This is a predicted structure of a 73-nucleotide RNA (transfer RNA) from Candidatus Woesebacteria bacterium GW2011_GWF1_31_35. NCBI's taxonomy places the organism under Bacteria, Bacteria candidate phyla, Candidatus Woeseibacteriota. The same sequence occurs in records of 3 taxa. It matches the Rfam family "tRNA". From the family's description: Transfer RNA (tRNA) molecules are approximately 80 nucleotides in length. Its mean pLDDT, the model's own confidence on a scale to 100, is 81.
[in-house]
RNA sequence: GGGCCGUUGGCUCAGUUGGUAGAGCGCUUCAUUUGCAAUGAAGAGGUCGGGAGUUCGAAUCUCCCACGGUCCA
Numbered sequence: 001g002g003g004c005c006g007u008u009g010g011c012u013c014a015g016u017u018g019g020u021a022g023a024g025c026g027c028u029u030c031a032u033u034u035g036c037a038a039u040g041a042a043g044a045g046g047u048c049g050g051g052a053g054u055u056c057g058a059a060u061c062u063c064c065c066a067c068g069g070u071c072c073a
Base pairs, nucleotide, nucleotide: 001072002071003070004069005068006067007066010025011024012023013022019056027043028042029041030040031039049065050064051063052062053061
């Protein structure tokens, strides 16, 4: 320098051919307990790495950039 893959709540990851984002764990509150844990119920928390474009509509398509992984030189 080039090819490919990835970037989504605190963490690990889903998101079927574009239709305004979910799970598990974690966190908060309540119930249960003498207390803790476990269990049950409720709740908070992300506009999807950044920007631009296409579209009525983009996490999803296109382009540029950043970061990480891997391969080639």